[in-house]
């Protein structure tokens, strides 16, 4: 140079033919307890960046960045 594969809360991952972005851990509050742990409830907070189809996009097209892989 040319081809691919990968990005989703703080972290680890799902999300099918395009139709409510789930789940675990964490953090925060509350219940319990003589205090804490544990458990149980609530909460918190996400689609790598710009555009484009589309009623509707994490998903489909472009382009671009970042990381790994492969050939020269």
């Nucleotide at each position: 140079g040319g081809g691919g594969a990968u990005a989703u809360g703080g972290u680890g991952u799902a999300a099918c033919c395009g139709g409510u972005a789930g789940c675990a851990c964490g953090a925060g509050a509350g219940u319990c307890u003589c205090c804490a742990a544990a458990a149980c409830u609530c909460u918190u907070a996400g689609u790598c960046u710009a555009g484009g189809u589309u009623c509707g996009a994490g998903u489909c097209c472009u382009a671009g960045u970042a990381u790994c892989c492969c050939c020269g």